[in-house]
Small-subunit ribosomal RNA, 3' major domain from an uncultured bacterium, 469 nucleotides, folded computationally.
Context: one part of a larger RNA
RNA sequence: UGACGGGGGCCCGCACAAGCGGAGGAACAUGUGGUUUAAUUCGAUGAUACGCGAGGAACCUUACCCGGGCUUGAAAUGCUUCUGAUGGAUCCAGAGAUGGGUUUUCUAGCAAUAGCAGAAGUGUAGGUGCUGCAUGGUUGUCGUCAGCUCGUGCCGUGAGGUGUCGGCUUAAGUGCCAUAACGAGCGCAACCCCUAUCGUUAGUUGCCAUCGGGUCAUGCCGGGAACUCUAACGAGACUGCCAUCGUAAGAUGCGAGGAGGGUGGGGAUGACGUCAAAUCAGCACGGCCCUUACGUCCGGGGCGACACACGUGUUACAAUGGGUGGUACAAAGGGCAGCUACUUGGCGACAAGAUGCUAAUCUCUAAAACCGCUCUCAGUUCGGAUCGGAGUCUGCAACUCGACUCCGUGAAGCUGGAUUCGCUAGUAAUCGCGCAUCAGCCAUGGCGCGGUGAAUACGUUCCCGGGCC
Repeated sequence: UGACGGGGGCCCGCACAAGCGGAGGAACAUGUGGUUUAAUUCGAUGAUACGCGAGGAACCUUACCCGGGCUUGAAAUGCUUCUGAUGGAUCCAGAGAUGGGUUUUCUAGCAAUAGCAGAAGUGUAGGUGCUGCAUGGUUGUCGUCAGCUCGUGCCGUGAGGUGUCGGCUUAAGUGCCAUAACGAGCGCAACCCCUAUCGUUAGUUGCCAUCGGGUCAUGCCGGGAACUCUAACGAGACUGCCAUCGUAAGAUGCGAGGAGGGUGGGGAUGACGUCAAAUCAGCACGGCCCUUACGUCCGGGGCGACACACGUGUUACAAUGGGUGGUACAAAGGGCAGCUACUUGGCGACAAGAUGCUAAUCUCUAAAACCGCUCUCAGUUCGGAUCGGAGUCUGCAACUCGACUCCGUGAAGCUGGAUUCGCUAGUAAUCGCGCAUCAGCCAUGGCGCGGUGAAUACGUUCCCGGGCC
């Protein structure tokens, strides 16, 4: 000077408390450990690993295993020599890689030759092999916590201190006052984006109040520019005004006005540093190692195993519910190797035809929770695992190992021990919708969108983490 203390003081945070809903019990999905295996590729391991890298493992991916091949090599490139095509189609052998044959066309240039391809030679390639404790870059975490420093001056022999402390205040090292300090920088805040109100401009593909036409019906048509909306520019909120308190900064007010009130709500933004934290398997890179193999091509298998243990989820255990019928209201996104209206067939997944749309035009698109009838507390008309049968679709191919549909089957489960997690408002809870990846999909995951919409907070004694003295 730090760190630490079952030392003290002050303060904050869903930290506790007050509430609401979960996890821990069941079945399944998924990740991990373990075990097994020819292989179950590798990494991540308290918080800060475990629906994580992976925003798509049937082949491919793929790195693993078994088997069959190649060795200037699957791909890149310099030089020398030789050969003539290369490519397309097709046949044979083979699991394929590959090997062998047939046929067709056959570059530019007058030519020398050049280009291209193949072979040989020689420099070289290649490695998801090791080291994240050699590294760059990037990331997690403390933590969006309020801190971390510098110049000059002053103090101290010096390490260092002061400033940055004290009082008040703030979400904040945010400010005010005081002051051997005076200033400054990185952080805080503001500037950026979305959202909440209004105005101006603009009016198609969006809108329809008024006028006219038309229809079984519909902004359907003429038209309109009001409204909604779209998208550019502005306005608006600043403790600005009032009252009370205060030296000031500021605080309080079911005060005013206002769409909004005290950083309005949300996002982006992450200081100096910590953990030799993570990543050599995104990429890059030093060193080491392999070079007829630790490289590379192909077929099949594995990454999907299963006594078990743990994490994260989904569905439930029912009546605030299940079934069935009718019917209303979104937002945000996607679409040409695509989204598909509509018609027909099928119980259905879907199929056949057909039309519009490179999209405010067409389409995905049905929103679902909401509302009537029924069931009457049962392992049930709850629950849907598992299994049997028949199918649909994608794809070269669904055995290992896809999703979906229909019929049958109908397991555990009657609210979950110790313990533990999230959340303070359009939040929790609950209800559907979309997107990325993607042929298809193991998505119950991830990222977004809107609908319905609570309870509680006395307070800071205690638990946890953090800040200052």